[in-house]
The prediction has a mean pLDDT of 87. c-di-GMP-I-GGC riboswitch aptamer from a Planctomycetales bacterium, 77 nucleotides, folded computationally. Of the family's consensus pairs, 95% are formed in the model.
RNA sequence: CCUCGAAAAGGCAAACCGGUCGCGAGGCCGGGACGCAAAGCCAUGGGUCUCUUUCCGAGAUUGCCAGGCCGCCGCAA
Repeated sequence: CCUCGAAAAGGCAAACCGGUCGCGAGGCCGGGACGCAAAGCCAUGGGUCUCUUUCCGAGAUUGCCAGGCCGCCGCAA
């Protein structure tokens, strides 16, 4: 340093509820914890979803999968 994920210190926050923004998917704030070793960041590829009569197009979702970037700690191996 890499893999790995014991311990410790912490961190994040699903569903749901209240408020708010949005045509909508959904976002934000507060409460709340199902869970998470990247549940940190990036919408790049795929998937799913929304708007549009369809195409084209424009969006949403990374806590759906993959990829990229960065990061705490130090048992065993």